[in-house]
Molecule: SAM riboswitch aptamer (S box leader)
Organism: Streptomyces buecherae
RNA sequence: CGCUCAUCCAGAGGGGCAGAGGGACACGGCCCGUUGAAGCCCCGGCAACCCUCCAGUCGGUUUCUCGCACCGCGAGGCUCCCGGCGGGGAAGGUGCCAAUUCCGUCUCGUGGCGAGAUGCGUCGCGAGGAAGAUGAGGA
Numbered sequence: 001c002g003c004u005c006a007u008c009c010a011g012a013g014g015g016g017c018a019g020a021g022g023g024a025c026a027c028g029g030c031c032c033g034u035u036g037a038a039g040c041c042c043c044g045g046c047a048a049c050c051c052u053c054c055a056g057u058c059g060g061u062u063u064c065u066c067g068c069a070c071c072g073c074g075a076g077g078c079u080c081c082c083g084g085c086g087g088g089g090a091a092g093g094u095g096c097c098a099a100u101u102c103c104g105u106c107u108c109g110u111g112g113c114g115a116g117a118u119g120c121g122u123c124g125c126g127a128g129g130a131a132g133a134u135g136a137g138g139a
Stems, first nucleotide, its partner, number of pairs: 001138001003137006013043005021032003026105004044097003049093002051089004056085005063077006101131001106128009
């Protein structure tokens, strides 16, 4: 940076400084906060994206062998390498450590209630999207 891909219901907090806000933005809701918010610092932790190890399996690449109707096609095999899946590690680069990304908002589907209704209102549920966050890459 209106770029690409993956992930986002799991997990993990103490101390010091500070002093009134905070939960991205807007609105609504609901929470957190003077038993101390934001921010900064120290220490600790979580996780496993990057990284790394293992064996198996699948696929790919290379190569070899064999066959054939031979500018090629098909079958099979070893090793190396690459990738996916599975399991492990945590030194390093990030990230993270209230609540699902706190919830809703847009679209589609669907249930309850309002005596009934394909309409309206309201309360839910499911799927997707948008936006955002983080990582790995790209320009």